[in-house]
Context: one part of a larger RNA
Formats: sequence, structure tokens, C1' cells
RNA sequence: AGCGUAGGGUGAAUGCCUUGGCACCAUAAGCCGAAGAAGGACGUAAUAAGCUGCGAAAAGCCUCGGGGAGAAGCAAAUAUUCAUUAUAUCCGGGGAUAUCCGAAUGAGGGAACUCCAGUUGGAAAAAGAGCCAACUGAUCCAUGUAUGAGUAAAGUAGUACAUGAGAGGGGAACGUGGGGAACUGAAACAUCUUAGUACCCACAGGAAGAGAAAGAAAACAAUCGAUUUCUAAAGUAGUGGCGAGCGAAAUAGAAAGAGCCCAAACCACAAGUAGUAAUACUAGUGGGGUUCGGACUUCAAUAUGGUAGUAACAAGUUUAGGAGAAAUGUUUUGGGAAAGCAUACCAUAGAAGGUGAAAGUCCUGUAAACGAAAAGCAAGUUACACCUAGAAGAAUCCAGAGUAGUGCGAGACACGAGAAAUCUCGUAUGAAUGAGCGGGGACCAUCCCGUAAGGCUAAAUACUAAAUGGUGACCGAUAGUGAACUAGUACCGUGAGGGAAAGGUUAAAAGAACCCCGGGAGGGGAGUGAAAUAGAAUCUGAAACCCUAUGUUU
Repeated sequence: AGCGUAGGGUGAAUGCCUUGGCACCAUAAGCCGAAGAAGGACGUAAUAAGCUGCGAAAAGCCUCGGGGAGAAGCAAAUAUUCAUUAUAUCCGGGGAUAUCCGAAUGAGGGAACUCCAGUUGGAAAAAGAGCCAACUGAUCCAUGUAUGAGUAAAGUAGUACAUGAGAGGGGAACGUGGGGAACUGAAACAUCUUAGUACCCACAGGAAGAGAAAGAAAACAAUCGAUUUCUAAAGUAGUGGCGAGCGAAAUAGAAAGAGCCCAAACCACAAGUAGUAAUACUAGUGGGGUUCGGACUUCAAUAUGGUAGUAACAAGUUUAGGAGAAAUGUUUUGGGAAAGCAUACCAUAGAAGGUGAAAGUCCUGUAAACGAAAAGCAAGUUACACCUAGAAGAAUCCAGAGUAGUGCGAGACACGAGAAAUCUCGUAUGAAUGAGCGGGGACCAUCCCGUAAGGCUAAAUACUAAAUGGUGACCGAUAGUGAACUAGUACCGUGAGGGAAAGGUUAAAAGAACCCCGGGAGGGGAGUGAAAUAGAAUCUGAAACCCUAUGUUU
């Protein structure tokens, strides 16, 4: 030195564990904000660095309920307090306070700072100045009042003030609208595809959007009856460098169901304008009316039905909780019994967790029932308010205009200009008036369906940041969230941004008094404990690597 064996060191794998995650389900909820949000800065405890809570009334204040012996957060210790039978801590409802920044809004500003004005009050004072405190002072919009141009008129534009729980900003996804890629696929690539996706912007709601037919369809004669979502129709009909691909609808079944209001004709009033006046016209307001068309004329009737509006009440429900059955052993092992053994009991409760190993009957609970001073939600009920009706006639009147349509250019429709209807927009043009007009996939005729150019509409549908409860052939500390720990922390970067590592003594600290060596670290005794090779660098403790002892070989 090599190869073995044994014992150690180092090291952290592995095993076991789970405080934390992940996914989904159900229920409820679906917004917060100038009454100052979200998010922060700085403070705040006897001692206080971090987290949590809170705000100069500062780990808290008041009040109403719950609760009942210990409390003053994580978090030990000391000190000082509070409470012990009803005002402790604690839990829930309501309220108060809530510095500074931040939409940030008196002005400024390099966020958490600086500076100003007015009103009211206060102390002091002869008075004023100055000081202190509270409040007010941004912009836009709406309404009102006052004032009032250019420019003849108009009280127009503007200006000032007042009033307003008006707007502004934030928020995970879902929604509507405005913009809108490329990689990619086509085995290259240009139409095409990816895709109206990603992304950006605006705006809204608890959902949004859509929605009560100028519909769908059918074929010469009938039918259905708003929208939305799902299943089938169907990867069909189509579309397509007819390539890659894209890809319906009718209809049937299911979920849910709900229909309405204006404009106009006509009637009444009418500020205002024109006019000397009579009068005429008209913004506007009220009635009427809305596609089973209506107005209008005549007749009949004073009913019936409904509501999605407002308010009150309200079963119930949410936000604290209370109570809740039944086992013992002088037994065995053990440090410890819940295990074994023996003999019992409860069960509308044998879900689960904890307790010194494995507990239906020890603890917390579980089943079935019970409970609210206060606040929220609420089926439903009632009241008010509102809406709602027939028959006949057919002369006249009304029924949404720079609209429909057309040319040109685009876009959307499953449909790429195609035979290309339908819908929307730009541009240039531009009707008809119910004997009208639109559609039925070029177009024409016939027939059928409908009534555009105004508006509203619950439910079935989408989503889940946050809340509560639950489930898992989901993970178990290099996994699962980046984060089981002071984690979006430490740290890195000028910045946008990037972004860790780090869990486990024991049943209980009983965390090793005292003695010895040592400057200490550390160790040896002693003691605790079932165990200290469980000693805080702490469960288990693999391998690499190192050492000691020993065997053997050279």
C1' cells in the first nucleotide's frame, strides 16, 4: 500500500409523520370606493427585531347577545395587572375612533413631505398681529340662480355661485363592444390556416349578451310560433390553391318559460313666435294607441285577469352557541394500555381527531333534535300603485326617410366573388306609403310568410377572487403552491423584473443541579428519562469519503 472483517467519524439518502398544498363538489355570495377604496408608509405592548392585530381613543374603546375560569396574540420568561358566579380573556351583531400617502381632490411635490387661503371656535389681550383646534377650498357632469359676449338678434357661448351618497380609482375569472398579430399547418409558400386566438383598449353586471318575427318553413296546401343552453341531426349539406383544412341549419328531444312599452293618426291644454287685433303656427305636457292593427263612426259594458314597481309584515335562513347515549378489571406485557385476556353496555351516535402503542362506551365530537338581544337575506302574504276588455262598419286618416334599394369598395354570415341570396359599414345616389313594402339562397311569375328603418324584458346559460362545509385509486418536505418555517421574505438587478434555502428531541423539558479537565469550545462523572448512539448541530441515520483495531498478501 492492496483486499477483507469489526468499530467509529462525516454525511445526508431512506422509512415513518404532517401543520401546508392540489383538484373537484355542494351551499351561499358575487362587489369595494370622495361617508376617501384596493394597496401602502409611519406608529402602537412594561420590556419588542419580525409576523399578526390595531390607529394619537392605536394587540385596542362603547353597546347588545353568547360564554364561564382562568386570562393579558404568534411567544417562552420576568414584572405588573385583570378575573374567579357574572361587564376577565374569548366568540358573534351593531356602533365609535381610524395619523400620513394613495383616484387623492386647496396649491405644489422626487408617494407617505412642503406650503397657502377662508369660516367658526379657543387661550391670552385695551386692540390688532401672531398662536392653537375643527371644518371648507380639485376637475368634470346634471339641475338651479345671477351675470353676460364676439355679431344684428338670441339671455346663445362663456363666467360666478349654490345643490347632488352624481362621476373619477380598484377587483380572480366570466361578458359586450373597439382594435388585432406571428410562430405554426399546408410536410416549401403567397390565397388559406393558426384566429377574430394571443395581446391592447373602453364599458358593464351578478351574470352579460340575445329576445317577442319585415321569422322558420312548405309547395300550389297545409304547418310551427320570442330568446338562450344542452343532446341528436352531423363531421352530414356545403365550403375549400375543391389542398391543408373549415363546417352549418331546418327538424326532433330536453332545460326554462312571459310577455310588453313607445312614435303616429285623433282629442285637450299650451310657454313661445308672427300679427294693432281677431287669429294662425308650434316646442312641450296630458289623454288615446301599438299589429288577435289602430284612429274614426255606431252599439254594448263598468267587468275580468295580471304585475317584472313601492312599502309593510313574514314561515324560514345566515352571522355566536347550549345540550348530547354507553366499561369495568387487586388481570397479562410494558415507561405508558386504547393492545391481549375476562365479563358487560350504548347505538337515529361504529364519521373523524386527540389522549404515554391500536378507544363506539376517557376528551373534543358524531346522530336526531334545540337556540338569537342585534344585523343581513328571504319563499310568501297584504296594502298601495300600475297594467288589462267586447261586437259591427268599412269612406277617410295613421303605422318609425337621407331610411329601404341601387352603383363602387369592404366586412360578417359554415359559405374564400362564387349562380351568391341574407346582414353590417364606407362612399355616391336614392324610393314606395298598406291596391304599399320586405322575405322564401341569382333572377322572374304565382303562391305562402311577415310588417324594417324606436325601445324594454325574468328563468334555463358562463365564471369563482373571497366565504362555509365536504370529497379524493391527489402530493407528502428535491414532492405538493415559488412559499408547511419572519415568502413574493432574504438576496440579485438602475429598472421592468428575477427569486431561494430552510419541517421532525421527548409522552412530558423532566433541556442535564453539583463536581472535574479546559481561556473557551468541548469533554468526563453525577442526575433526568423507557431510551441520551433521543442532548438541543436533537426521530430513523444508507452511500461516497476519512480514521482506528485486526486478519491476510506483497
Predicted 3D model of a 554-nucleotide part of an RNA (large-subunit ribosomal RNA, domain I) from Lactobacillus johnsonii.
Its mean pLDDT, the model's own confidence on a scale to 100, is 84.
The organism belongs to Lactobacillus, within Bacteria.